[in-house]
RNA sequence: GCCGGUGUGGCUCAGUGGUAGAGCAACUGUUUCGUAAACAGUGGGUCGUGAGUUCGAUUCUCACCACCGGCU
Numbered sequence: 001g002c003c004g005g006u007g008u009g010g011c012u013c014a015g016u017g018g019u020a021g022a023g024c025a026a027c028u029g030u031u032u033c034g035u036a037a038a039c040a041g042u043g044g045g046u047c048g049u050g051a052g053u054u055c056g057a058u059u060c061u062c063a064c065c066a067c068c069g070g071c072u
Stems, first nucleotide, its partner, number of pairs: 001071007010024004018055001026042005048064005
């Protein structure tokens, strides 16, 4: 330099155009003499950045950024 992949709560990941979700973690409550466990609940996301298409974009297109891999 060329090609490909990944980017979504603190972490690991779903979500193939129509209200952004799960598990774990955190916090609160119940329970216990207390802790843990269990049960119930709560908060936390400008979906990597910018633009385009569309009535509508996490999703489709383009550029850029970060990381990973391959080729030369």
RNAcentral holds the sequence, with entries from ENA. The RNA shown here (transfer RNA) has 72 nucleotides and comes from Candidatus Curtissbacteria bacterium RIFCSPHIGHO2_01_FULL_41_11. Its Rfam family is "tRNA". Rfam classes the family as a transfer RNA. Lineage of the source: Bacteria > Bacteria candidate phyla > Candidatus Curtissiibacteriota.